[in-house]
RNA sequence: GCGGGAUUAGUUUAAUGGCAGAACGUGUGCUUCCCAAGCACAGGGCGGGAGUUCGAUUCUCCCAUCCCGCA
Numbered sequence: 001g002c003g004g005g006a007u008u009a010g011u012u013u014a015a016u017g018g019c020a021g022a023a024c025g026u027g028u029g030c031u032u033c034c035c036a037a038g039c040a041c042a043g044g045g046c047g048g049g050a051g052u053u054c055g056a057u058u059c060u061c062c063c064a065u066c067c068c069g070c071a
Stems, first nucleotide, its partner, number of pairs: 001070007010024004018054001026042005047063005
């Protein structure tokens, strides 16, 4: 330099154009003499920009980071 893949919550990850979900973790409460475990509730996310569309995490383009292959 060329080609391919990935990027969603603190972490690991779902979601084939129509309300962004789960698990673990975190906070609060209940329970317990205390801790742990358990139960209930809460907070927290689509890498950045543009385009297409009535509507984009999803499709297209550019950029960034990481991984793989070729040279």
The RNA shown here (transfer RNA) has 71 nucleotides and comes from a Candidatus Liptonbacteria bacterium. Its Rfam family is "tRNA".